[in-house]
c-di-GMP-I-GGC riboswitch aptamer from a Nitrospiraceae bacterium, 77 nucleotides, folded computationally. The organism belongs to Nitrospiraceae, within Bacteria. Its Rfam family is "c-di-GMP-I-GGC riboswitch aptamer". Its family is annotated with cyclic-di-GMP binding in the Gene Ontology. The coordinates come from a structure-prediction model, not an experiment, and the mean pLDDT is 85.
C1' cells in the first nucleotide's frame, strides 16, 4: 500500500410532501429514507436537461461517466 466486516463512531440524504426563490432546468430549509467508502470539494472532459420565440450564447445538474486535489475507520485476505 491494495482492499471493504452482518465491526465500531460519525457523515451525507434518492423518490415523496409542505414553503420560499427561479422564465425554467432547477436550488434553499423543514418533513422523509431510498441507498452512498468519498453522494467530501470544484462544472476540468464528455453525457443529460433548461433557456418566456431561437441557440455559434447563457444557465443547470458533481446521487450520470471520465479525470484532478483531498480524506474516517481498520476485521479477514
Nucleotide at each position: 500500500g491494495c482492499c471493504g466486516a452482518u465491526a465500531a463512531a460519525g457523515c451525507c440524504g434518492a423518490a415523496u410532501c409542505a414553503u420560499u426563490c427561479g422564465u425554467g432546468a432547477g436550488a434553499a430549509u423543514g418533513a422523509g429514507g431510498c441507498g452512498g467508502a468519498a453522494a467530501g470539494c470544484g462544472a476540468c472532459g464528455g453525457g443529460u436537461c433548461u433557456u418566456a420565440a431561437a441557440a455559434u450564447a447563457a444557465g443547470a445538474u458533481u446521487g450520470c461517466c471520465g479525470a484532478g486535489c483531498u480524506g474516517c475507520c481498520g476485521a479477514a485476505g